[in-house]
This is a predicted structure of a 71-nucleotide RNA (transfer RNA) from Microgenomates group bacterium GW2011_GWF2_47_9.

RNA sequence: CGGGGAGUAGUUUAAAGGUAGAAUUGGCGCAUGGGGUGCGUCAGGCUCGGGUUCGAUUCCCGGCUCCCCGA
Numbered sequence: 001c002g003g004g005g006a007g008u009a010g011u012u013u014a015a016a017g018g019u020a021g022a023a024u025u026g027g028c029g030c031a032u033g034g035g036g037u038g039c040g041u042c043a044g045g046c047u048c049g050g051g052u053u054c055g056a057u058u059c060c061c062g063g064c065u066c067c068c069c070g071a
Stems, first nucleotide, its partner, number of pairs: 001070007010024004018054001025043007047063005
């Protein structure tokens, strides 16, 4: 420098045009004499900027970061 791929919660990830789920973590509560453990509940997220669309996390363009291949 060229080509390809991935960015979603503190962490690991799912979804795929119609208000984003799960696990784990954290707070609180219950069970126990207390722990461990289990259960319930709450909190927390679509990398950034444009475009298309009635509506974008999803589609298109560009930027940034990371990974792979080639030179």
The sequence was found in a public genome assembly. The coordinates come from a structure-prediction model, not an experiment, and the mean pLDDT is 80. Rfam family: tRNA. Rfam classes the family as a transfer RNA. Rfam's curators write: Transfer RNA (tRNA) molecules are approximately 80 nucleotides in length. Taxonomically the source falls in Bacteria candidate phyla (Bacteria).